[in-house]
Predicted 3D model of a 367-nucleotide RNA (Bacterial RNase P class A) from Saccharimonadales bacterium (SeqCode). Lineage of the source: Bacteria > Bacteria candidate phyla > Candidatus Saccharimonadota > Candidatus Saccharimonadia > Saccharimonadales (SeqCode). Model confidence (mean pLDDT): 76 of 100. Rfam family: Bacterial RNase P class A. It is annotated as a ribozyme. The gene name in the source record is rnpB. The model forms 97% of the base pairs in the Rfam consensus.
RNA sequence: CCAGAAUAUCGGCUAGCCGCGUGUGAUGAGCACGAGGAAAGUCCGGACAGCAUAGGGAAGGGCAGUUGCUAACAGCAACCGGGAGCAAUCCCAGGGAAAGUGCCACAGAAACGAAACCGCCUGUGCUCGUAAGGGCGUAGGUAAGGGUGAAACGAGCGGGGCAAGAACCCGCAGCCGGCAUUGGUGACAAUGCCGGGAGGUAAACCCUGUCCGCUGCAAGGAGGCCACUUCGCGUAUAAACGCUGGCGUCCCGUCAAGUGGCCGAUGAUAACCCGCUCGAUCGCGGCGGCAACGCUGCGACUAGAUAGAUGGCUAGCCGGUGUCUUCAGGGCACCGACAGAACCCGGCUUACAGAUAUGCUGGCCUA
Numbered sequence: 001c002c003a004g005a006a007u008a009u010c011g012g013c014u015a016g017c018c019g020c021g022u023g024u025g026a027u028g029a030g031c032a033c034g035a036g037g038a039a040a041g042u043c044c045g046g047a048c049a050g051c052a053u054a055g056g057g058a059a060g061g062g063c064a065g066u067u068g069c070u071a072a073c074a075g076c077a078a079c080c081g082g083g084a085g086c087a088a089u090c091c092c093a094g095g096g097a098a099a100g101u102g103c104c105a106c107a108g109a110a111a112c113g114a115a116a117c118c119g120c121c122u123g124u125g126c127u128c129g130u131a132a133g134g135g136c137g138u139a140g141g142u143a144a145g146g147g148u149g150a151a152a153c154g155a156g157c158g159g160g161g162c163a164a165g166a167a168c169c170c171g172c173a174g175c176c177g178g179c180a181u182u183g184g185u186g187a188c189a190a191u192g193c194c195g196g197g198a199g200g201u202a203a204a205c206c207c208u209g210u211c212c213g214c215u216g217c218a219a220g221g222a223g224g225c226c227a228c229u230u231c232g233c234g235u236a237u238a239a240a241c242g243c244u245g246g247c248g249u250c251c252c253g254u255c256a257a258g259u260g261g262c263c264g265a266u267g268a269u270a271a272c273c274c275g276c277u278c279g280a281u282c283g284c285g286g287c288g289g290c291a292a293c294g295c296u297g298c299g300a301c302u303a304g305a306u307a308g309a310u311g312g313c314u315a316g317c318c319g320g321u322g323u324c325u326u327c328a329g330g331g332c333a334c335c336g337a338c339a340g341a342a343c344c345c346g347g348c349u350u351a352c353a354g355a356u357a358u359g360c361u362g363g364c365c366u367a
Base pairs, nucleotide, nucleotide: 001363002362003361004360006358007357008356009355010354012317013316014315015314016313017312018311020034021033022032023031024030036338040349041348043347044346045345046344048216049215050214051213055252056251057250058249060212061211062210063209064208065079066078067077068076069075080094081092082091083090084089095207096206100205101204102201103200104199117146118145119142120141121140122139123138124137125136126135127134128133156172157171158170159169160168175196176195177194178193179192180191181190182189183188220274221273223263224262225261226260227259228258229257232243233242234241244256245255246254247253281300282299283298284297285296286295287294288293318336319335320334321333322332323331324330325329
């Protein structure tokens, strides 16, 4: 210098004038603050609120390599295994096909207990040829070779053997499974030995293991305490039985009342108010950890609207494109993305003009 892979930040700034919302203030002036990295999607997980004596089971749903992080998660970090790439790196809904049931189009003879299209070998009948040998038919053997296909029945190659072959024998490398030793928290890895009975597909049904109350801010917000009686309805002394309703569906199970007093209270609906912003918050430093992250010290308060504010104009700066001119420089025109809080937080996914920084990989050149 060229090509590539990964991570992070910004995505407008300054001043003036005018106009909005919240807080403070006196109802004023003034002061402080005021839409994001995704606020989007509503795909996950929670906090929070309510229902439920909150229990057991079935059904249903989620997850699926290992170990950690976290309030939790289908998230994040590291590692293992498989695949792609020269590499930096990237991708994988990554347990089980030897419990069972399905499916594998087309092509092909045949797609899991099958099969012979072309072939190879042997016998035999006819026939051609001097002969070696060939052709047609038929019986048997074969599945190593060829063709079809994503995939063809042990997992490859070499040799032997055979009439010709093979999964038969030997050797080499290597696939799958099991056992032992060593290393590792573990998934696994290395070495050695044994075996060869075992296509693919579970993002098909299924099996195994593990986890899970329900509804949702359009949730919710006036009740509390004490005493007595004995406590949903029917039969009924009680028990038992039956019935109604609540606990997401179903089963079992379980729960349910009245009277009086005191204190308080707009709380059924509408309106208004609360919930509503101090948080699993943010910034800087130290320690621990490969990291995700944890602990700790100091500091900060940064929208809370409710038809819904967070804006408009002017000037300049910054950045990009084009063009004119130029030693440098400067002038002119145009452009500056995706997009807009509504209870909050942690993730995932999607959209995005342009600008900047960091080191890493490969190639070339120079010292």